[in-house]
Context: one part of a larger RNA
RNA sequence: GGCACACGGGGAAUGCCUUGGCUCUGAGAGGCGAAGAAGGACGUGAUAAGCUGCGAUAAGGUACGGGGAAGAGCAAAUAUCUAUUGAUCCGUACAUUUCCGAAUGGGGAAACCCGGCUAGUUGAAGACUAGUCAUCCGAAAGGAGGCGAACGCGCUGAACUGAAACAUCUAAGUAGGCGCAGGAAAAGAAAACAAAAGUGAUUUCCGUAGUAGUGGCGAGCGAACUGGAAAAAGCCCAAACCGUGUUUGUUUCGGCAAGCACGGGGUUGUAGGACUACAAUAUGGACUUAUAAAUUAUAGUGGAACAAUUUGGAAAGGUUGUCCGUAGAGGGUGAAAGGCCCGUACACGAAAUAGUUUAUAUACCUAGUAGUAUCCUGAGUAGGGCGGGACAUGUGAAAUCCUGUCUGAAUCAGCCGGAACCAUCCGGUAAGGCUAAAUACUCCUCAGAGACCGAUAGCGAACGAGUACUGUGAAGGAAAGGUGAAAAGAACCCUGAACAAGGGAGUGAAAUAGAUCCUGAAACCGUGUGUCUACAAGCGGUCGAACCGAAUUUAAUUUGGGACGGCGUGCCUUUUGCAUAAUGAUCCUACGAGUUACUCCUCAUUGGCAAGGUUAAGUGUUUAAGACACGAAGCCGAAGCGAAAGCGAGUCUGAAUAGGGCGAUAUAGUCAGUGGGGGUAGACGCGAAACCUUGUGAUCUACCCAUGGUCAGGUUGAAGUUCCGGUAACACGGAAUGGAGGACCGAACCGAUAAGCGUUGAAAAGCUUCCGGAUGAACUGUGGGUAGGGGUGAAAGGCCAAUCAAACUGGGAAAUAGCUCGUACUCCCCGAAAUGCAUUUAGGUGCAGCGUUGAGGUAGAGUUUUAUAGAGGUAGAGCUACUGAUUGGACUAGGGGGCUUCACCGCCUACCAAAUCCUGACAAACUCCGAAUGCUAUAAAAUAUACUCAGCAGUGAGGGCAUGGGUGCUAAGGUCCAUGUCCGAGAGGGAAAGAACCCAGACCAUCAGCUAAGGUCCCAAAAUAUAUACUAAGUUGAAAUAACGUUGUGCGGUUGCAUAGACAGCUAGGAUGUUGGCUUGGAAGCAGCCAUUCAUUUAAAGAGUGCGUAACAGCUCACUAGUCGAGCGAUCGUGCGUGGAUAAUAAGCGGGCAUAAAGUAUAUUACCGAAGCUAUGGAUUCCGUCGUAAGACGGACUGGUAGGGGAGCAUUCUAUGUGUGUUGAAUGCAGGGGGUAACCCUUGCUGGAAUGCAUAGAAAAGCAAAUGUAGGAAUAAGUAACGAUAAUGCAGGCGAGAAACCUGCACACCGAAAGACUGAGGUUUCCUGGGCUACGUUAAUCGUCCCAGGGUUAGUCGGGACCUAACGCGAACCCGAAGGGGGUAGUGGAUGGAAAACUGAUUAAUAUUUCAGUACUUGUUAUAACUGCGAUGGGGUGACGGAUUAUUGAAAAUACCGCGUACUGACGGAAUAGUACGUUGAAGAGUGUAGCUAUAUUGCUUGUAGGAAAAUCCGCAGGUGAUGGUGAACUUGAUAGUACCGAAAGGCUUCGGCUGAUUGGAUAGUGUAUAUAUAAGGAUUCCAAGAAAAACCUCUAAGCUUCAGGUUAUAACAACUCGUACCGUAAACCGACACAGGUAGUCGAGGAGAGAAUCCUAAGGUGCUC
Repeated sequence: GGCACACGGGGAAUGCCUUGGCUCUGAGAGGCGAAGAAGGACGUGAUAAGCUGCGAUAAGGUACGGGGAAGAGCAAAUAUCUAUUGAUCCGUACAUUUCCGAAUGGGGAAACCCGGCUAGUUGAAGACUAGUCAUCCGAAAGGAGGCGAACGCGCUGAACUGAAACAUCUAAGUAGGCGCAGGAAAAGAAAACAAAAGUGAUUUCCGUAGUAGUGGCGAGCGAACUGGAAAAAGCCCAAACCGUGUUUGUUUCGGCAAGCACGGGGUUGUAGGACUACAAUAUGGACUUAUAAAUUAUAGUGGAACAAUUUGGAAAGGUUGUCCGUAGAGGGUGAAAGGCCCGUACACGAAAUAGUUUAUAUACCUAGUAGUAUCCUGAGUAGGGCGGGACAUGUGAAAUCCUGUCUGAAUCAGCCGGAACCAUCCGGUAAGGCUAAAUACUCCUCAGAGACCGAUAGCGAACGAGUACUGUGAAGGAAAGGUGAAAAGAACCCUGAACAAGGGAGUGAAAUAGAUCCUGAAACCGUGUGUCUACAAGCGGUCGAACCGAAUUUAAUUUGGGACGGCGUGCCUUUUGCAUAAUGAUCCUACGAGUUACUCCUCAUUGGCAAGGUUAAGUGUUUAAGACACGAAGCCGAAGCGAAAGCGAGUCUGAAUAGGGCGAUAUAGUCAGUGGGGGUAGACGCGAAACCUUGUGAUCUACCCAUGGUCAGGUUGAAGUUCCGGUAACACGGAAUGGAGGACCGAACCGAUAAGCGUUGAAAAGCUUCCGGAUGAACUGUGGGUAGGGGUGAAAGGCCAAUCAAACUGGGAAAUAGCUCGUACUCCCCGAAAUGCAUUUAGGUGCAGCGUUGAGGUAGAGUUUUAUAGAGGUAGAGCUACUGAUUGGACUAGGGGGCUUCACCGCCUACCAAAUCCUGACAAACUCCGAAUGCUAUAAAAUAUACUCAGCAGUGAGGGCAUGGGUGCUAAGGUCCAUGUCCGAGAGGGAAAGAACCCAGACCAUCAGCUAAGGUCCCAAAAUAUAUACUAAGUUGAAAUAACGUUGUGCGGUUGCAUAGACAGCUAGGAUGUUGGCUUGGAAGCAGCCAUUCAUUUAAAGAGUGCGUAACAGCUCACUAGUCGAGCGAUCGUGCGUGGAUAAUAAGCGGGCAUAAAGUAUAUUACCGAAGCUAUGGAUUCCGUCGUAAGACGGACUGGUAGGGGAGCAUUCUAUGUGUGUUGAAUGCAGGGGGUAACCCUUGCUGGAAUGCAUAGAAAAGCAAAUGUAGGAAUAAGUAACGAUAAUGCAGGCGAGAAACCUGCACACCGAAAGACUGAGGUUUCCUGGGCUACGUUAAUCGUCCCAGGGUUAGUCGGGACCUAACGCGAACCCGAAGGGGGUAGUGGAUGGAAAACUGAUUAAUAUUUCAGUACUUGUUAUAACUGCGAUGGGGUGACGGAUUAUUGAAAAUACCGCGUACUGACGGAAUAGUACGUUGAAGAGUGUAGCUAUAUUGCUUGUAGGAAAAUCCGCAGGUGAUGGUGAACUUGAUAGUACCGAAAGGCUUCGGCUGAUUGGAUAGUGUAUAUAUAAGGAUUCCAAGAAAAACCUCUAAGCUUCAGGUUAUAACAACUCGUACCGUAAACCGACACAGGUAGUCGAGGAGAGAAUCCUAAGGUGCUC
C1' cells in the first nucleotide's frame, strides 16, 4: 500500500412531520383620497437592535357592549406595575394622529429650507403659539387632481414568426404605449332580419359550421339567418300649436313681425301629432327621503356520554365491562380518544354601526275616442366623386357602416333597406337622447374543498424576503424549517491561559436527543484486526488455484485474504467503420426530457342501443366540483348520380333504348370508455446569433455651453521703435532697443515610441528603462446640454458606464432552429434500410421499395429442382461477310525525285501509294457466326410462402471482398454501375494482433464426446510422425519484390575434347626479316592510319592479348614442348538458392529458436481444434394431436441495430375490502433465501411513529452521460503564493504565549514627499476602557476588527435667510392622436459677485466655534444734532482677455555680527575658543513713506433736443479751480504672564530617571546683507477684442411733507439656521481586497544646482503585516 470486516469522523440524502404555498367552490365586497390617500421617513417600551402595534395622548386614550382571571405583543430574564371597585383580551363608536407624499403659502437634492396675513406672548427688533394663503372648472354652492389586481370602452399600434425563400397575406388589431369609467362596462327599443311564410330592442350560452364565403384561391382566415336556452322593460326630447317675459324692426300707434329665454303641448310607420269636436281623474313605475318591522353581518352563550386493569417514561393501544348520539367533521392531549380538552349537531344572543327585504307616507314620471283641409316630424344631413378604414369578405360585379377632401338632395304623392344595378313586391321611418337583468373579472373579507406540493418540491419568499447582495440607473435577486412529552438546556469536580474545548458527575425513556441538537445514506477522511504485497507491466474483472486466517460445530459446511496460471483494448454518442490519439462525463447525493387541452380527424378494441343511435346549452331535485331526472334544438347513418337544373335504384355523358363512368343488387350504424397515430396549440427537453416595443443611462467616454484653476527653469531674438550711415525722396545697410512665435531645450502636467517583465497579474491594460507634447487646435476642476438607426466623432467604425458594424433593462417570448446534444425499469416474438422517381433538392422531405401488427381467404398465386418449348445477339470468335482501322510482301494505276539535249518520247528509283493477290492481325457505338447463365411458358415433385385491405414505422450518408464493366495511370483503403456475399445489425474458432478474408450463425446449464478452418519442438492443446528428395541463403519458417546478372547447387537433354594423355597447375620456350610502311619531335608488336597483317626459322611463337617507356627497354598472353594421369568443356531446359535490395527503437518468422529442420516439395497415418454437430437436463414461442379448461404429448424454432408487437416489475396518490405497529411502523446498515428478469420475502442491528397486502383507478411514474441544474467531497498539494528588494538589530515591559504590540538605544528610507492644510467622496473609521472566535494573506498581548462608554459648541470660517451664468422648471401664449413638446413674465441654479476676528491658552477626543484679551459688521429702540424723504423706475459703479515687463520691497529662509542660556576643554586651573538652542509678536486702529499714476484724480459753474415719465443725477458741449489717487513698509496693538529658563508638593520607577498641581523671571536685536511672492484690476504691447445681476452711490415719479423717513454720533439690545469628529496621493474615496492603478486646490526648508531636474539632508513621517 491492496482487499475484507469492525468502530468512528465528515456530509445532509432518505424516511417521518408541517406553521407555508398552489388550484378551486359558496357567500360578501368591489374602492381609498384635499375631513390629506396609497406608500414612506422619523419617533414611540424601565431596559430595546429587528419585526409587529401605535403617533409628542405614541405596544396606546375615552364611551358602550361582550367576557370573567390573570396580565404588561413576537420574547426568555430582571425590575416595577395593573387586576373581582372586573384588568389583559374581543367587538362598535369617538379622540389623538409628528414630517414627507396628489402635497396644495414659496422653494427644494422627498421626509428639509424660507415666507405673507390675522390673533396671541414681549416695549421694539428677534423668537415662539394657533389659524389661513396652490392651480383648474363653476355665477355661486360646490367639484376635480393622486393611488389601486384583473375585467371594460376608446386613441395609437409593432416585430420575431408562418407561408419550409419572400413582397400581398399571416402573426394581429395581438404585445406594448396613452386616455377614461364602473361594480361591472359596452350595446340597446328597428330607416332591423327575412322571403311570398313570418319574427319583433340589446347581451350571453348551445347549435348552424370549419358550412356559405374569402384567399400570391397559397399559407391561412372564416361568418350570418332560421332553431334551442339564460334574462327580460321600456321610455324621454326637438318640431308643429298655445302662452308668458324681454329685445329689435316697423307702424295707420290698434298692433304686426323677428330673435332670445321659459312654461304648456307632443314623440310615431296597420304613420303619428298639431288643429277641430267629444270624454275622463285611473293605472303603473327602473325612484328620493323618512318611519316601522323583520333579517343578515361585525363580539359571543349553552351544548350529551367512561371507568377499571395491563404493557410502558407516558395510554388515547391491549383486555374487561359500560354510556351518548339531530353530536362517530376536525384538531389537540407524553403512542392510535364518539364519552379528557377545544369543538361538532342543534338551540340562543347586540348598547353601537352597516347592509338587505317588506310595509306606509312622500318627491318625480306615466293615459282615451272620432274627423283629415292645412301645418310639423332632427341639413352642410342622406347621397355622390377621390383616398382610406371597419365589416368573415385582401376592390372585387361589392351591397352595408365610418370619414380626410370636394360636392350635395327630397319633405309623407316623401325617404331608406332587402349584397352591383333596374322593375315589381316586402320591411322600415335616419340625420337627438336615456335604459336594469342575463355576461366579464378578483387586489381584498369570511366559510370550506382537493386521487395538488411537502423544504433542490410548493409562490422568488414555511425563517426579521422583494430581505441580504449586485448595478450610476431602469432593474436583477438568493440561501436558510425539525432538541425534548416537558428545558428537566448539564449544579459540582478535573485537564487547560481560558467565559475555548474536552473528561467525569447529574437530568431524561433515550444525550451516538447536548444546543446548525429527529432519522443520519453516499462521495471523502481516519483508527484497529485478518490476509496479501518490495524482479513486478496491470480497462484490475473472470475462470482455476496452492497457502494463511475466522465461525458454527466435530460433520462438513460457510466465510475473509489470494502466491501463481488461462482468457480479456472501459461506458455513451456518432458513424461505412471507434480501445481509438473522434464526442461527453473528477466523484457522490437530490432534481432532470413524448405531457396536457379540443363535441377536431382516423384506426383498433370494450360496452349500450340498433335502421336507427345520441343529446348540447339549460332547467329541476339533492348535504355534494358528485348523482339522478327533464331537455330532440342539432349531429351521424339509412341513396345515389350530375358542374347544375334535376332525376332517382339508378344517374351522368350522348342523337341513342348503344357503349362507358360512378352507384344499387351481399343494408349497419351510432353514442360512450380506453388505446395507437395525425392536426391545432411551446407540443420530447435544453441551446442561438438576431427582430420589434416601452423605458434607463453622458458619475466612463466624444463633442459643446457657463464659470474657475494650472504650466520649475533655461534658450532663440520677428515686427515695431531709436540712433548712425545712405537716397532727390524712398529704398537699403549697421548698431542698439524691443520681446513676437500652434518657436527651441526641459520638470510638474498630458500622452504612449521601443524593448523587457507581467499573462491562474500587484493591476479585467499595469510596472521598469527609453520616448512625444509641454503658451497652446494646451491641460484640468465644478455645474450643465446632446440618447440608440439616435448622439458625438481633427474619421480609428472610434466613443456613448470593464458592453458597440447599432448600448443597457423589462416585455412580445417557451421567437424560430430542415442543426448539435441528451432522452431514465425488465423479459419475450419478429426484424429492416442506406435503393428508384421528384424536390431552390442533395446531411431535409413526399410517393414507391424493404419491416412489423391485425384482418381477409383466392383456379395456391411465391420459391427451388427436373423435363419440354421459346424469344434474344452478350462472352467468345470472325472479318475474301459488311463498316472502319491495319503489318509485311507481291503486282501496279497515280504522284514525287533523278537522268537523258530545250521539248517530246523514254529510262531509273532503298520515295509516297489507290485497286488486286498472298500473309499477319484489331473494334463499346463492326457481325457471316455464336454459347453458358439469366428470362418467359407448360408439366411434375418438394417446400411454405405469396397476395389484398387496414394501423404503426424506420430507412432514403453505406462499406469491404469476389466477379463483369465505365472512369482513372488495366493508380488508390479512389470513384460510378451490375451480380453475389459478408460487415452494417453477428458473438464463437483460425489468420500473432485486424468490421468485411477462411471456418461457422451464440435459448440456458454440464470438469461429456466428434469434427471444420487451421495446426501438432517450447511459449501453447495435439507427431521432435513415417517415406523420398531439395535448400546452406537463417533463404526460409504467414506481405510482395522486377529488368538484368550469377563457373552457388540438384535434375534432365543436345554437342565437343580425352590413356595416341584431354582440362587445370608447374618447368621451359615465346624467335627472325623488322624499329613492316605511313605519320610523327619520337611511333621500335602495343597514339593513329594502311594492309595480300607478309614471309622466314621452328616443337611453337600475332607485323602481336594486356601492363609498361618520351621512344626503346622490361613483364606477360596467344601458341609449343616436358611433367602429371582421367575425365574436361560448350550449350539448352528446369527445381531450390544468390546479387539487384534503400527510412528513421534490436523492431516485417508473433517470440524462443530451428539446418538429413521445427525450411521447401510429394505421399501417408494418427491426434489437437469452435458457442458447429452429438449427449444429458431445463426454458420460451409457434404449429399439430388430445382436452371444456388447466394442461399433456410430438415436432420445429429461439444472434440482432433502427423499428413494430406482446407480457410484466417498481414508485406516489385514490376507492373498497382486509391487516401490522411503543411486546417497536417507515427509513438506514449488514446477512440469508426465492424468482428467467425488472424485483420479492425474511433475520439481526439502527430508529422512534406510522404503515402494508388484494382488486380496481389516477399519474409531477424509474437516470450514467445533455461542456445538464443545485449541494457536498476529492485531486492537483501540504504544492504555487503571502501584493514593490526602503532593512533591520538589541535591551527592557505587559502577557499563558512576542521576529511583528509598548518604551529605549542603534541602523535604514522619503523629504515638490512616503511632510502639512483643504475640496469631493466616505459616514463614526475619531478618543478611552475591555476583548481575540471570525476579519488582518503568518503570529498577535496589536488593529481602521468585536463589545461598552464618550466626542463635533461660530453674528465674523463655509452654505442658506442676497445676486445672477450656462442650464432647468414654467402662469400667459403656440403646437401636437393621447402621453406630451416649446415658451414670455417669473422662479430655481455656483464653479463667479456681495458686511464683519485676531493672538494666546485649554480637552483623551473640538476649536478663527470653548476660555482670556483685544477688535469689527449689520439691524432695532432710545437720546441728541442736522435734514427733502421717497422705486420693482433713470444714471453711475460693480465690470472682467492674452503675453511681456521696470522699480520698490515684506513674511518665511540663509549668511554675518551682537546678545542670552546650556554644554565641551583627555590630570587640574585660567584667559579664551568652540558647539547647540534662542534672540519672537495677530487682527484692528493711526499714518500715508518707497514706488506707480498726468488724456490721472477732483471741486465749483453755464447750456442742454438724449437716458420710453421726471430729475438737482448721468451723458453731451463749454467755463473756472485744486493736487490729488493708489500704496507695501512704518507707529500702535504689546506687561505674550506665552516660548524658554528656574524652584517644586505629589506620583511612577528597572533607581539611571520620568512626570508634575503650584510658583518665580521677559532673560536676549525692534541689526546688516541676499532675494522673490505680492501690492498689481499697474505699465507696455498684441489680436482672436475678452459674463450677468444684486449689494453700493446718486437722481427724481406717485405720494407724504410739524408725522413718517434720511444722515451723523452715543448708549442699550438683538444677531436665526445647516456643516464642523476622523481619513483625505489614501489600509477610511473610486478600482470585488488593508489592491505597485486613479483622485481638484494650497504651503512646500537646507547644501550643490539655471531649476519644483538630480543626489544628500531638516521639520515631520516611515521600515511598506510573514